[in-house]
RNA sequence: AGGGUUUGAUCCUGGCUCAGGACGAACGCUGGCGGCGUGCUUAAAACAUGCAAGUCGAACGGAGGCAAUAGCAAUAUUGCCUUAGUGGCGGACGGGUGAGUAACGCGUGGGCAACCUGCCCUGUACAGGGGGAUACCACUGGGAAACUAGUGUUAAUACCGCAUAAUACAAUCUUACGGCAUCGUAGGGUUGUCAAAGGAGAAAUCCGGUAUGGGAUGGGCCCGCGUCCGAUUAGCUAGUUGGUGAGGUAACGGCCCACCAAGGCGACGAUCGGUAGCCGAACUGAGAGGUUGAUCGGCCACAUUGGGACUGAGACACGGCCCAGACUCCUACGGGGGGCAGCAGUCGGGGAUAUUGCUCAAUGGAGGAAACUCUGAAGCAGCGACGCCGCGUGAAGGAUGAAGGUUUUCGGAUUGUAAACUUCUUUGACCGGGGACGAAAAUGACGGUACCCGGAAAACAAGCCACGGCUAACUACGUGCCAGCAGCCGCGGUAAUACGUAGGUGGCGAGCGUUGUCCGGAAUUACUGGGUGUAAAGGGCGUGCAGGCGGUUAUAUAAGUCAGGUGUGAAAUCCCGCGGCUCAACUGCGGAAUUGCAUCUGAAACUAUAUAUCUUGAGUGCCGGAGAGGAAAGCGGAAUUCCUAGUGUAGCGGUAAAAUGCGUGAUAUUAGGAGGAACACCAGUGGCGAAGGCGGCUUUCUGGACGGCAACUGACGCUGAGGCGCGAAAGCGUGGGGAGCAAACAGGAUUAGAUACCCUGGUAGUCCACGCUGUAAACGAUGGAUACUAGGUGUAGGGGGUAUCGACCCCCUCUGUGCCGGAGUUAACACAAUAAGUAUCCCACCUGGGGAGUACGGCCGCAAGGUUGAAACUCAAAGGAAUUGACGGGGGCCCGCACAAGCAGUGGAGUAUGUGGUUUAAUUCGAAGCAACGCGAAGAACCUUACCAAGGCUUGACAUCCCUCGAGCAGUGUGGAAACGCACUGGUCCUUCGGGACGGGGAGACAGGUGGUGCAUGGUUGUCGUCAGCUCGUGUCGUGAGAUGUUGGGUUAAGUCCCGCAACGAGCGCAACCCUUGCUGUUAGUUGCCAUCAUUUAGUUGGGCACUCUAACGGGACUGCCGGCGAUAAGUCGGAGGAAGGUGGGGAUGACGUCAAAUCAUCAUGCCCUUUACGUCUUGGGCUACACACGUACUACAAUGGCUGUUACAGAGGGCAGCGAGGCUGCAAGGCCAAGCGAAUCCCAAAAAACAGUCCCAGUUCAGAUUGUGGGCUGCAACCCGCCCACAUGAAGUCGGAAUUGCUAGUAAUGGCAGGUCAGCAUACUGCCGUGAAUACGUUCCCGGGCCUUGUACACACCGCCCGUCACACCAUGAGAGUCUGCAACACCCGAAGUCAGUAGCAUAACCGCAAGGAGUGCGCUGCCGACGGUGGGCCGAUG
Repeated sequence: AGGGUUUGAUCCUGGCUCAGGACGAACGCUGGCGGCGUGCUUAAAACAUGCAAGUCGAACGGAGGCAAUAGCAAUAUUGCCUUAGUGGCGGACGGGUGAGUAACGCGUGGGCAACCUGCCCUGUACAGGGGGAUACCACUGGGAAACUAGUGUUAAUACCGCAUAAUACAAUCUUACGGCAUCGUAGGGUUGUCAAAGGAGAAAUCCGGUAUGGGAUGGGCCCGCGUCCGAUUAGCUAGUUGGUGAGGUAACGGCCCACCAAGGCGACGAUCGGUAGCCGAACUGAGAGGUUGAUCGGCCACAUUGGGACUGAGACACGGCCCAGACUCCUACGGGGGGCAGCAGUCGGGGAUAUUGCUCAAUGGAGGAAACUCUGAAGCAGCGACGCCGCGUGAAGGAUGAAGGUUUUCGGAUUGUAAACUUCUUUGACCGGGGACGAAAAUGACGGUACCCGGAAAACAAGCCACGGCUAACUACGUGCCAGCAGCCGCGGUAAUACGUAGGUGGCGAGCGUUGUCCGGAAUUACUGGGUGUAAAGGGCGUGCAGGCGGUUAUAUAAGUCAGGUGUGAAAUCCCGCGGCUCAACUGCGGAAUUGCAUCUGAAACUAUAUAUCUUGAGUGCCGGAGAGGAAAGCGGAAUUCCUAGUGUAGCGGUAAAAUGCGUGAUAUUAGGAGGAACACCAGUGGCGAAGGCGGCUUUCUGGACGGCAACUGACGCUGAGGCGCGAAAGCGUGGGGAGCAAACAGGAUUAGAUACCCUGGUAGUCCACGCUGUAAACGAUGGAUACUAGGUGUAGGGGGUAUCGACCCCCUCUGUGCCGGAGUUAACACAAUAAGUAUCCCACCUGGGGAGUACGGCCGCAAGGUUGAAACUCAAAGGAAUUGACGGGGGCCCGCACAAGCAGUGGAGUAUGUGGUUUAAUUCGAAGCAACGCGAAGAACCUUACCAAGGCUUGACAUCCCUCGAGCAGUGUGGAAACGCACUGGUCCUUCGGGACGGGGAGACAGGUGGUGCAUGGUUGUCGUCAGCUCGUGUCGUGAGAUGUUGGGUUAAGUCCCGCAACGAGCGCAACCCUUGCUGUUAGUUGCCAUCAUUUAGUUGGGCACUCUAACGGGACUGCCGGCGAUAAGUCGGAGGAAGGUGGGGAUGACGUCAAAUCAUCAUGCCCUUUACGUCUUGGGCUACACACGUACUACAAUGGCUGUUACAGAGGGCAGCGAGGCUGCAAGGCCAAGCGAAUCCCAAAAAACAGUCCCAGUUCAGAUUGUGGGCUGCAACCCGCCCACAUGAAGUCGGAAUUGCUAGUAAUGGCAGGUCAGCAUACUGCCGUGAAUACGUUCCCGGGCCUUGUACACACCGCCCGUCACACCAUGAGAGUCUGCAACACCCGAAGUCAGUAGCAUAACCGCAAGGAGUGCGCUGCCGACGGUGGGCCGAUG
């Protein structure tokens, strides 16, 4: 410090997610030791048991025990110990918890002239003399108990008068000083009121008591500032706000009461709702911030729930009291007891949190004169890896790189110096011995602990997670979209580095992972530090209250600001330094820090405030011109429609085409009239207005802007939450109006349908008046204001200058409105003085997509609806700009038998052949639009053959290696369908003597597989397409993907060439080079040829090589020449010459790539599968099946023909297991004999065409299928299942629907010939020659393709993407007749305890009084207030 994830790729916006740190944690696996910490976050749920607050006999009277003395004893006295009760002090501290509380509760800083303070410290003064009770106890009772009643006796430091008394308190008079408003302090005078307690000791004396002053400590009250979320909570408040008086309190105060006034709080967020103890601090962060409030420390609140007071210095009291509620326990049913949120512990809840331990030794607390007692505070120990810190599980050497494991290309690699082995060490654990500090004199729970010494042995001590990217770390096997993983992206569908296991590796280590939460990364709420043209985001527009901000100069003040001082900011924590535990964690000391608050002093630039000043901001005035600015009234012509009348006749109208519609008097036309609405031309990115918007002409009223002048005011300004007003169209209400147009609606068409588009009609509405609605892509998708920052060029309005007689032109300037463009900005597009630039001010708005501008609530509206405006749930994206492709029933240019123009076909028939389907034991497999289907197959009777049935073999039919035996082999018989056996006979190989060939037997390595995967592959092939394209280097441009080059103007068959150009070059393609064909030359002349000579049946022979031909090398064609066009180019058009003319014809040749195209069955090959079988051998069958469908061909339907006969001219091929002349024979297929030829020599071989005759338009003398009979050939074998011949039979078919194919010249069409395959089998395939056309205006359309451009939400790329309804299941949410919890306040009812007040009843020791009685007090009763409870509405929630 960043990374992953939207895309084919890019930049941006933007969310999601990861790496870090932390924890009172929990869970999983694992677990050696020690130190220091820490441990119910949930049920403030309920609690068994024990303990947690007592102490004092030196306050008091008794009681009990022991001892001593005296005494015979009873007994008396004294001392000591224990103690229920009275009394004193303490139980208000310490300890726990965080329910409540949004508050002066807390924090911080102040105030009290409005207060209290036991014990403690320090002063001053005092303590005289009396009185009456009472607990305990005794007796008598009640009760189960808890407890309690009566009578009697008694003491005190218990209680009560009296005396004394002030520097105390109260009242009042007065003086001085001070302050902060009320007032305060000090002094003086008078009057009144109030005290006390004793104890110990032989004593000294000590401890106490009373009043009062001061101090210290602790508390109480008040104030400034700060302190969570919600406005879908906007108004709240009657003791409420204030005053006067009285009461109350320690004290101020509506704290309480009576009366008076009507105030008080609130947009700077009152009230209400939700949540929450607050802080020092902790975590995180660079910081600013954000989150938290465990342990430790400060404050507050609470003690089963609610209420209340008493006592006291202090409480409205955790281990006190009273009442009420709930719960629980005891009970004799009458009544009683209880409160762990103290320490342990139990149960419950929960993912989850410990011992019913030891000690008061230390520190601290209560009581006591003290000894001492008490102390679950505390100190320690126990449990838990819960956290932090430290240590160990050994160290050094050790290669044969052992064994084992894993893997492997079988060579090895790795685990790995790791182990073994050798040497050494002993921290912890273990055994034995010694043994602390903490304790100042004694006293040690911890503890025989820490620590020290000795001993033994490497001995007892390592796991967890991960290994696709982010993110360090890789292989094998298993699995096969299964099982599973996953934080995000995403893995898994048979070769998974992502699942599971193993080996290895990486990380951390007594821990390691996971989950949860917080901060960070996230500049993703932006104060530091973001945005709003198109990504989310400018309010539709104006006016304007509050608020925010604000021009010039001067003076003053000092609120903000700045500087210095003082106080405070507790301690602990953090940071720095030093020290103590062996180190560290931990801890001691010192410093710094605590950014804050308060206060004092100072400065005066800026902001602010006050007072003056100025004119440039703003406004006023005067003069002037421009304008669809607004409102009202009136007027005008053109057009549509309607009415009346005339003329006139069969149509009109409408459409792509029609129909509905109108029409016996329409449409058309003429004249007159009615009515409503809108204003042609002018008209213009012209004008005006804040926006919406505004368009005939005239008048009236009226708003604003602009220019000029510089007279006036003197900052009067800008913005503007709420508020108020305006606000297109549609819509709503009331009343008018209604020509045209026209939602809805009707009809006609179109269509699969057509609730549409088109047509004919047509109602609201559109128009007017008044009122409502308040929204629009209300857009420049750009809020307003001010200032500044290069230019160029239009246009509208105004002013000025120069020149001129004057005008135009020209120049300057202000205001408005456009275009282009630089800097700058921007993600890019773009914006660019009319900013999206540079700055300032104010307002509005945004924070991932969907859900949703929806629901609920509020407000507005007559309604429609508007405005404000969520959540659950769900996704990992949604989005902007630009790039390259692809696509478009987008555009431009161009090409191709692509269409058109033609010729011949296919599709109909029969047959052949292939395919689908069906059938079958099997009908082996593959090929599937073009680009599968006479395709693999250039030829399935057996074989082939891969399929099926049956019968055999198992190291195998085939290859290599090892052992052993034997020549190999030939023949015969027999079983069998054969393979395969069984039996018999003959025979005994070569050799360098090592062995070898071949065969039999045996063992195991292995063979074998046309089994799977063409989506694991190589190779080969098809296709786009012989289309003209596909790229690279360097440079340049762009943030980048990319662009440029390759685009543009011409041209070409061509990215072919020329020109231009930020490009310059280059490569693969094109072309050419190659083969063939067309002309020709040279060379050569057999098997070829024959003009001339001779010869012959015959180029047969002699002779010859001129010609043809053959086959080798050459020539020839290059837009080379001429002319036109073109740009003077490339080129193109025409012409000449030429056998051939513009690549002459044909072939071979196929760029980068596309289709996961085809092929594992040509071959090769990874992996998987199989191994007495999925291998191999054999026989037979099948691949040849047959209701049917399709493709490709052949033959036809006839006269351009059939049949019969006669007779010319080819090319290219093949031939020895061959072609086979010729002769004979058969009607023929063929057979027999047989010459020649390994072929320019011989043979196949007859070319078909052509010509002549005949047939006369018919299912025929067409056509030949099918079938029968008889033959031939090949072959081991023609039944399934071959070909041919003869005779006989003689089917469909008379030119073919929709649709569709090929072909542009020696082409189509048509005719035959040959070859390969092959024993035999050709309508197929590959070649060859003969005869030999028609047509092309042209590029609108169909198909395919190329280039440029444009749009795109496509990129698996239009066979794309994608929207809505419906069906079923599930999830979340709204409404819903209702139903059920909860909540705190309000209204009313009831009214416990209790304080206060009153008091007629009852009772009453102290004081007064001789007494009667009184004062005072208590009980009772009454009243106000008052908790729980009840009723009602309200609000939140659950459920339906």
Record summary
This is a predicted structure of a 1440-nucleotide RNA (small-subunit ribosomal RNA) from a metagenome. Model confidence (mean pLDDT): 85 of 100.